This is a predicted structure of an 84-nucleotide RNA (transfer RNA) from a Candidatus Peregrinibacteria bacterium. It was read from a public genome assembly. The coordinates come from a structure-prediction model, not an experiment, and the mean pLDDT is 80. It matches the Rfam family "tRNA". The family's RNA type in Rfam is transfer RNA. Lineage of the source: Bacteria > Bacteria candidate phyla > Candidatus Peregrinibacteriota.
[in-house]
RNA sequence: GCCCAGGUGGCGGAACUGGUAGACGCGCGGGAUUCAAAAUCCCGUUCUCGCAAGGGAGUGAGGGUUCAAUUCCCUCCCUGGGCA
Numbered sequence: 001g002c003c004c005a006g007g008u009g010g011c012g013g014a015a016c017u018g019g020u021a022g023a024c025g026c027g028c029g030g031g032a033u034u035c036a037a038a039a040u041c042c043c044g045u046u047c048u049c050g051c052a053a054g055g056g057a058g059u060g061a062g063g064g065u066u067c068a069a070u071u072c073c074c075u076c077c078c079u080g081g082g083c084a
Base pairs, nucleotide, nucleotide: 001083002082003081004080005079006078007077010026011025012024019067027045028044029043030042031041032040046057047056048055049054060076061075062074063073064072
């Protein structure tokens, strides 16, 4: 230099015929249980503004297409693999 795969909450990882982003697991917080703990079970858990109702932002970065983009197109950045 060229080719391929990938980048989504604190972490792993879904959502790909474009149509409610964050399922599920881990972790964390609260509770139940226990003499106490472990294990197990239940509830909650993106960030932000707000007393609340509710609103805004958010899928590596920027742009494009579209009524609508994590998803399609372009450029760039980063990670892994292959070739030279």